[in-house]
């Protein structure tokens, strides 16, 4: 260095909710709060799942989800 992830250290993000917001909506953003998480750090490139808009037998188009999987990248630590 790479694999790998301990009852290790320092630590870190943060579900649902609820307050305020923006958004037509999924859903996001801030604060409060912790379900979890060894990448729950970053991508929307590929399924999948939600929104919405055309539109008709067939789908596209526009968005959203990274904390639905897979991929790609970046990183903290060092036991077996």
């Nucleotide at each position: 260095c790479u694999c790998c992830g301990a009852u290790a250290a320092g630590g870190g993000c943060a579900a649902a909710g609820c307050c305020a917001g923006a958004g037509u909506a999924a859903u996001c953003u801030g604060g409060c709060g912790a379900c979890g998480c060894a990448a729950a750090g970053c991508c929307a490139c590929g399924g999948g799942u939600c929104c919405u808009c055309u539109g008709u037998u067939u789908a596209g188009g526009g968005g959203a989800u990274a904390g639905c999987c897979g991929g790609g990248u970046u990183g903290c630590c060092g036991a077996a």
c-di-GMP-I riboswitch aptamer from Desulfuromonas sp., 80 nucleotides, folded computationally. The sequence was found by an Rfam model in a public genome assembly. The coordinates come from a structure-prediction model, not an experiment, and the mean pLDDT is 89. The organism belongs to Desulfuromonas, within Bacteria.